[in-house]
RNA sequence: AAAAAGCAAAAUUAUCGGAAGAUAAUGACGCAAAGCUAGAGGGUCUCAAUCACGAUGUGACAGACAGCCAGUUGCCGAA
Numbered sequence: 001a002a003a004a005a006g007c008a009a010a011a012u013u014a015u016c017g018g019a020a021g022a023u024a025a026u027g028a029c030g031c032a033a034a035g036c037u038a039g040a041g042g043g044u045c046u047c048a049a050u051c052a053c054g055a056u057g058u059g060a061c062a063g064a065c066a067g068c069c070a071g072u073u074g075c076c077g078a079a
Base pairs, nucleotide, nucleotide: 006031007030011026012025013024014023015022016021029067035072036071037070041069042068043065044064045063046062050060051059052058053057
């Protein structure tokens, strides 16, 4: 490269949630890991309640995202 497969963005509908977002159905933008991991690590987002403060916000705590980087496992086989 080819072949056999796989996953499923946005959007819509329903449900859960305070939110980020998650689940299911439809759908397919794309993906060699768009498999898994949020107590390996970094980063991003939400922030209802609680606590602190320099105060209508910021931070902590908490929650979420791996299709952000990353860790880890892995299909085929021209080379």